This is a predicted structure of a 72-nucleotide RNA (transfer RNA) from a Microcaldota archaeon. RNAcentral holds the sequence, with entries from ENA. Its mean pLDDT, the model's own confidence on a scale to 100, is 82. It matches the Rfam family "tRNA". The family's RNA type in Rfam is transfer RNA. Gene Ontology term of the family: triplet codon-amino acid adaptor activity.

RNA sequence: GGGCACGUAGAUCAGCGGUAGAUCGCUUCGUUCGCAACGAAGAGGCCGAGGGUUCGAUUCCCUCCGUGUCCA
Numbered sequence: 001g002g003g004c005a006c007g008u009a010g011a012u013c014a015g016c017g018g019u020a021g022a023u024c025g026c027u028u029c030g031u032u033c034g035c036a037a038c039g040a041a042g043a044g045g046c047c048g049a050g051g052g053u054u055c056g057a058u059u060c061c062c063u064c065c066g067u068g069u070c071c072a
Stems, first nucleotide, its partner, number of pairs: 001071007010024004018055001026042005048064005
């Protein structure tokens, strides 16, 4: 320098046109002498950035940025 894949909640990942969910973690409550486990409730993300298409974009297209991988 070129090809490919991936960037979504604190973490690991789903969702792939109709303004986003799971598990773990976190907070509160119940249970316990207390902790853990268990049960209940809750907080937390405008989806890497900027444009374009569309009535509508996390999703499709383009350009950047970052990460991984392969080739040179």